[in-house]
């Protein structure tokens, strides 16, 4: 360098809910909280789903969200081949 995997060590994130702010709204930060997670670190590129929208029977479209839905993509501790 690769693969492989959490057994050890020494960490880390942080759901569910509850409270505060911000949004139309989906959802997001701050606190508390822990379901769980070997990348549950970052990335909206593709499915996929959630919101709003206008035309419309509807599909489609167009903003917006979700990486802890799922592909991929980059980068990391540590053993062990």
């Nucleotide at each position: 360098c690769u693969c492989u995997g959490a057994u050890a060590a020494g960490g880390g994130c942080a759901a569910a809910c509850c409270u505060c702010a911000g949004g139309a709204a989906a959802c997001u930060g701050g606190g508390g909280g822990g379901c769980g997670c070997a990348a549950a670190a970052c990335u909206a590129c593709g499915g996929u789903u959630c919101c709003a929208u206008a035309u419309u029977u509807a599909a489609g479209g167009u903003g917006g969200a979700a990486g802890g839905c799922u592909g991929a993509g980059u980068u990391g501790c540590c053993a062990g081949a």
A computed fold for an 81-nucleotide RNA from a bacterium, annotated as c-di-GMP-I riboswitch aptamer. Its mean pLDDT, the model's own confidence on a scale to 100, is 83. It was read from a public genome assembly, where an Rfam model found it.